The RNA shown here (transfer RNA) has 74 nucleotides and comes from Acuticoccus sediminis.
Taxonomically the source falls in Acuticoccus (Bacteria, Pseudomonadati, Hyphomicrobiales, Amorphaceae).
Rfam family: tRNA. The family's RNA type in Rfam is transfer RNA. About the family: Transfer RNA (tRNA) molecules are approximately 80 nucleotides in length.
Order: sequence, then C1' cells, then structure tokens
RNA sequence: CGGGGCAUAGCUCAGCCUGGUAGAGCACCGGUUUUGGGAACCGGGGGUCGUAAGUUCGAAUCUUGCUGCCCCGA
Repeated sequence: CGGGGCAUAGCUCAGCCUGGUAGAGCACCGGUUUUGGGAACCGGGGGUCGUAAGUUCGAAUCUUGCUGCCCCGA
C1' cells in the first nucleotide's frame, strides 16, 4: 500500500441477510428466605447500537467516508 472480518448494557453475545417498540445470559441494586453468607425465588436500574454523513415516512439493519482492533497478501 491492497483485500477481508469485527465494533450493540459493566462482561460475553443475539438481533442485521429480509428496515418498523433495542434484547438474552452473567454481573449490579432492592425484597423474600437464612443465625449470617451463599444458593433459590420475585422485582428493578443501566444503551446517542464505534463515529460522521447519505437514502427512506421510518436505519442497529441499506450505502459511503473516518477511527480502533484482528487476519491475509505485497
């Protein structure tokens, strides 16, 4: 320098192909239970979906630039 992949909750990821209310598990907070802790059960909080633009009535999803990480080639 060229090509490809990945970026979503504190962590691990799904959702994207086929645009239409942002989710799961673990973690965290509160409660019940327990002598206490843990476990179990019930409830709750937490997201400009890496970033900037474009298309669209509507974008995590389609298109483009940029940033970061990984792989391949030179």